The RNA shown here (small-subunit ribosomal RNA) has 1491 nucleotides and comes from an uncultured bacterium. Rfam family: Bacterial small subunit ribosomal RNA. The sequence is in RNAcentral, with records from ENA, Greengenes and SILVA.

RNA sequence: AGAGUUUGAUCCUGGCUCAGGACGAACGUUGGCGGCGUGCUUAACACAUGCAAGUCGAGCGGGGCUCAGUGAAAAGUUCACUUUUUAAUGAGUCUAGCGGCGGACGGGUGAGUAACGCGUGGAUAAUCUGCCUGUAAGACAGGGAUAACGCCGGGAAACCGGUGCUAAUACCCGAUAACCUCUUUGAAUCGCAUGGUUUGAACUUUACAAUGCUACCACUUACAGAUGAAUCCGCGUCCCAUUAGCCAGUUGGCGGGGUAACGGCCUACCAAGGCGAUGAUGCGUAGCCGACCUGAGAGGGUGACCGGCCACACUGGAACUGAGAUACGGUCCAGACUCCUACGGGAGGCAGCAGUGGGGAAUUUUGCGCAAUGGGCGAAAGCCUGACGCAGCAACGCCGCGUGAGUGAUGAAGGCCUUCGGGUCGUAAAGCUCUGUCAGUGGGGAAGCCAUGUUUGACGGUACCAUCAAAGGAAGCCACGGCUAACUACGUGCCAGCAGCCGCGGUAAUACGUAGGUGGCAAACGUUGUCCGGAAUUACUGGGCGUAAAGGGCGAGUAGGUGGUUUAUUAAGUCAGAAGUGAAAACUCCGGGCUCAACUCGGAGACUGCUUCUGAAACUGGUAGACUUGAGUGCAAGAGAGGGAAGUGGAAUUCCUAGUGUAGCGGUGAAAUGCGUAGAUAUUAGGAGGAACACCAGUGGCGAAGGCGACUUCCUGGCUUGUAACUGACACUGAGGCGCGAAAGCGUGGGGAUCAAACAGGAUUAGAUACCCUGGUAGUCCACGCCGUAAACGAUGUCAACUAGCUGUUGGGGGUAUCGACGCCUUCGGUGCCGCAGCUAACGCGUUAAGCGUCCCGCCUGGGAAGUACGGCCGCAAGGCUAAAACUCAAAUGAAUUGGCGGGGACCCGCACAAGCAGAGGAGCAUGUGGUUUAAUUCGACGCAACGCGAAGAACCUUACCAGAACUUGACAUCGUCUGAAUUAUAGAAAUAUGGACUUAUAGGUUUACUUGCACACGGAGACAGGUGGUGCAUGGUUGUCGUCAGCUCGUGUCGUGAGAUGUUGGGUUAAGUCCCGCAACGAGCGCAACCCCUACAGCUAGUUGCCAGCACGUGAUGGUGGGAACUCUAGCAGAACUGCCGUUGACAAAACGGAGGAAGGUGGGGAUGACGUCAAAUCAUCAUGCCCCUUAUGUCUUGGGCUACACACGUACUACAAUGGCCUGAACAGAGGGAAGCGAAACUGCGAAGUUAAGCGAACCCCUUAAAACAGGUCCCAGUUCGGAUUGUAGGCUGCAACUCGCCUACAUGAAGUUGGAAUCGCUAGUAAUCGCAGGUCAGCAUACUGCGGUGAAUACGUUCCCGGGCCUUGUACACACCGCCCGUCACAUCACGAAAGUCGGCAACACCCGAAGACGGCUGGGCUAACCGUAAGGGGGCAGGCGCCUAAGGUAGGAUCAAUGACUGGGGUGAAGUCGUAACAAGGUAACC
Repeated sequence: AGAGUUUGAUCCUGGCUCAGGACGAACGUUGGCGGCGUGCUUAACACAUGCAAGUCGAGCGGGGCUCAGUGAAAAGUUCACUUUUUAAUGAGUCUAGCGGCGGACGGGUGAGUAACGCGUGGAUAAUCUGCCUGUAAGACAGGGAUAACGCCGGGAAACCGGUGCUAAUACCCGAUAACCUCUUUGAAUCGCAUGGUUUGAACUUUACAAUGCUACCACUUACAGAUGAAUCCGCGUCCCAUUAGCCAGUUGGCGGGGUAACGGCCUACCAAGGCGAUGAUGCGUAGCCGACCUGAGAGGGUGACCGGCCACACUGGAACUGAGAUACGGUCCAGACUCCUACGGGAGGCAGCAGUGGGGAAUUUUGCGCAAUGGGCGAAAGCCUGACGCAGCAACGCCGCGUGAGUGAUGAAGGCCUUCGGGUCGUAAAGCUCUGUCAGUGGGGAAGCCAUGUUUGACGGUACCAUCAAAGGAAGCCACGGCUAACUACGUGCCAGCAGCCGCGGUAAUACGUAGGUGGCAAACGUUGUCCGGAAUUACUGGGCGUAAAGGGCGAGUAGGUGGUUUAUUAAGUCAGAAGUGAAAACUCCGGGCUCAACUCGGAGACUGCUUCUGAAACUGGUAGACUUGAGUGCAAGAGAGGGAAGUGGAAUUCCUAGUGUAGCGGUGAAAUGCGUAGAUAUUAGGAGGAACACCAGUGGCGAAGGCGACUUCCUGGCUUGUAACUGACACUGAGGCGCGAAAGCGUGGGGAUCAAACAGGAUUAGAUACCCUGGUAGUCCACGCCGUAAACGAUGUCAACUAGCUGUUGGGGGUAUCGACGCCUUCGGUGCCGCAGCUAACGCGUUAAGCGUCCCGCCUGGGAAGUACGGCCGCAAGGCUAAAACUCAAAUGAAUUGGCGGGGACCCGCACAAGCAGAGGAGCAUGUGGUUUAAUUCGACGCAACGCGAAGAACCUUACCAGAACUUGACAUCGUCUGAAUUAUAGAAAUAUGGACUUAUAGGUUUACUUGCACACGGAGACAGGUGGUGCAUGGUUGUCGUCAGCUCGUGUCGUGAGAUGUUGGGUUAAGUCCCGCAACGAGCGCAACCCCUACAGCUAGUUGCCAGCACGUGAUGGUGGGAACUCUAGCAGAACUGCCGUUGACAAAACGGAGGAAGGUGGGGAUGACGUCAAAUCAUCAUGCCCCUUAUGUCUUGGGCUACACACGUACUACAAUGGCCUGAACAGAGGGAAGCGAAACUGCGAAGUUAAGCGAACCCCUUAAAACAGGUCCCAGUUCGGAUUGUAGGCUGCAACUCGCCUACAUGAAGUUGGAAUCGCUAGUAAUCGCAGGUCAGCAUACUGCGGUGAAUACGUUCCCGGGCCUUGUACACACCGCCCGUCACAUCACGAAAGUCGGCAACACCCGAAGACGGCUGGGCUAACCGUAAGGGGGCAGGCGCCUAAGGUAGGAUCAAUGACUGGGGUGAAGUCGUAACAAGGUAACC
């Protein structure tokens, strides 16, 4: 510090996601040690048990125990001792009660609280303060009670009552004295005000405790200090405005009360105020801070541990005591809950430490000790202390250490992978040589205290030290597609699963699972959750608003914000210096101590803040004054559809009346509805009425916007120019509020010609609630009143300043020139186009900014849900304004690029159309396909580009299919072993089975014998063979197609942020990206063309098997023979055609047109030749091949069957339907091929197919081989025929082992459909179509198919509007799987969240009324009770209890507000692989789209 993800690719906008750090964490797997920390975040839920606050006998009386001596009594006996009891005294010790101090600290928790609660800084002249310190003074003299205790009584208990006795540092009166207070009255001095300080006089009231010789301690009063507490104030302190008005002791005053103290704190009376857009009130949420986490910082989040403050103590209320409480381990009352009970009544409060239950993902021991630190009491010893110090549990966190080190290659074994060679785990292991941290063993052993005397260590026999032995006891977790470091194999097969985002998985998964390997971290590693960061993605630092989200429809203007030049002054902002404060801890730096570190100690810094004082005066602000340039006024001119009202005008439409006139008019793509013989349309004249104002008219004018268009008059707003007389900053912007605001719509009343929602009819259509047509009502118009929205747009807020220009236009001014008009120069205001710099993602903007800066306002923060719901406000309604969330997606969007596409445009080509010829589609038959059937009808090919295709030929074979039968190392190949065969006979449908017979082939060694190898064959065992089994979507190769279309690219350069562009576009031209010219391009490659073959012409060479002109011979006839090389021909060579020549056109080009010559003329005709690529096109069944599958079978062999089936549908051919013909007779003319298991002459036989016999020929020699149509003659006479030949019968022939399923041919007989073919459709532009026959391949046989060959031999093309296909340029695009694209809405189904709803139910906070505990207060009250003082007494004063009153918790009643939950039915919304109906949008999306 960034990265992934929208697209075919690009740039931007924009969201989502990741990498980092942190945690009081939890979960999963794993787990050696130590140090320091941390540990109920949930139920402020309920709590068993133990402990957590006592202490003082040196305050007091009493009691218990022990001891001492003394007195008395009794008993025992050793007879003067012992024991026991008892009385008073003394000593020691313990302590229930009275009394004092402390239980207001310490410890816990965060429920409440949005508050002077907290933080920070001030104030108290408005305050209090036990214990402690200092100073001054004092302590005199008396009194009356009461617990304990005794007796009596009640109760289950808790506890209580009566009576009697008693003490005090308990309580009370009096004396003395100061302060204080009240009243009266002086003096001095100070303060911002109330007022404070010092001081005098008079008057009134109020203190004290024992003990003692003294001191210490304790007590009283006053003053002061310290500490602690209290109150007030400035500033800061969460969200919601879909909470906008709130308050009745409320705001203030006077009197009174109350408090430590100010104060409506309380009360009576009076006044009517107080708070609020700088956010009152209300709802929700929350303890606040030092700090902690993160971040570069600014910020954002948090408030565990530690520290400060606050609040609370089962819930609510209340006071008492006290220096201090409205009191966690006190009291009273009410409530809920739990426990005890004898049912009458009682007891309790872990949010102290442990611990239990419960809740929860989740959080510890019912431990040790007061040794240290600190606290309470005490004179002290000391006692108490779950504060605290320690230990235990937990990898919960941070920090440290270890699990060994060195050497060791044959690169061991084993695992995994493999191209089978090897690679890797891997110096890793083993082996050898070492070390001893941690843990373990047994030994020693602290500090924790300043020590003068005594006592004291929980931790702990711990830390630490030395000793011993042994590599022995100690490594896992996650990941490995990209982001992101790290890859292979197997399994699985859109399954199982993974996933943070993109995404992976449908048979070769580096993404799932496992294994090996690798990477990362390490006693941990991952996951989940939360926060910050990255995110400049709320932008103060530091963003935006023309088209991406975003400028308010427009204006004047309130609050507010901002503001021209200048002088003086002030000092609020600002700046400087000083002082105080900013607790400690934390943080940073420097040092110290634990072996290091974490941790801890010391010092310094920082704590960016607040307050006070002093100073400065530039800038902003305030005050006072001046100025004129901003702004405004005046004066003089000017332009204009600016606004309102009244009046006037002509053209046109419609209607009415009348005339002329006759059959149609009207309307459309074409029609129809409609109108018209009752006279329309057309035309003429007259009239009525309403609305709108042609031409002028213009990126012209005016207005703030909406908007404004005939003419005249009246009223009226604004603008511009000129001038510089006046005012003197009066200005700009503008939240809320106010006004204006197209069309449509609403209300009331008019008006109503045209046009025209709704509606009706006619068409169109599959439908047509539309587009088109005929009608037609609201409305359109006017007046008044509402509505308040538009793509209200320049998608661009307003004002002012600055920053190159060119050129139009509009309204003024000035100058110049001219006799004048025009013109030229210049200046101000408006309105356009182009353009520099600059800006922008690009498009574009560019003095009319989207440039450069300033002020103010409005608005935005991913898409959808949604401008919707709820609430509120407005409206008569329609509806408008304000305005969410749940849920869902990983995108949605902008600009530009390349392509594809368009029922977009321009240009061009093609048998593409047109012009023609001949077909097919109808019939019969052949053949292929589909379908059906079948045991099987093997498989493949499916628009063009499958269908007489693979198949150049299925009776068996072929054959892959089916049924039956048979074999299992196999029918076929290689290796190795054994044996020796072959041949033949029989059975069988064959494969095969059974049997017989005996003898060997060949090569080498060797003496024949014998042995080995090879060939062939049998047996048996394995490696393996075999597969027309699957996948053409794993592949190679081959092929089709666009298309023989003219295209497809590259290098360098240039342009662009980039994808890309340029070149390749443009002007011409061509069959052609063919060529020429131009050009930020210059060149090049694959294609085109040419080079190759056939054909058309002449020449040269050669002359057999071909030829025969001339010469000769011969025949019935024939190149038959001699001979010839001229001709034809054969087959080789060289040539010929190049827009080369002439003319015209063209740009002096390329080229085109015409002509000459020529066998041939503009690529002469034909063939071969197929660019980059497209279609996951075809083929695993030609072949090859990866992977998968079968292995006594999916292999092999064999017999028979099937591929030939047949209600049907389609394709391609053949034959026809006849007279341009059929039949009969006669008689002509080819080319190209084939031939030895072959072609087969001649002759003979047969009606014929053919047969018999057999010559010649491996072929320019012989044979196939008579070409047919044509031609000549005859016949038929338009018929289902002398057309047509299907079908069928009979008899034959040929091939072949075999023609039944299932071949071909012949003869005779039979003689079907069919009379030119619907919609729709195919081929062909010249030796072509059409027509005629011939040959060949395949092949035993079988050809209407296929491939070739020649014969005869046409018609037509104006032309490119249209159909189809293609090429180039351009345009639009929401397409990129690319229009067979994309995509919208209803309906149906499933599911999710939300709204509404008759209602139902619950919570919270108030108001009103009723009731009213405890308690303080108030005086009132009476018939109770009463120690201290007064009084001789009676009694008084005072007090206690009771009653009453005010306040008031809980409770009750009623009506509302608000917040949740739930609700039959219902509404829209989201999501879902293939549902239904249409086709709205994207192209002119087929009616341009949208508001």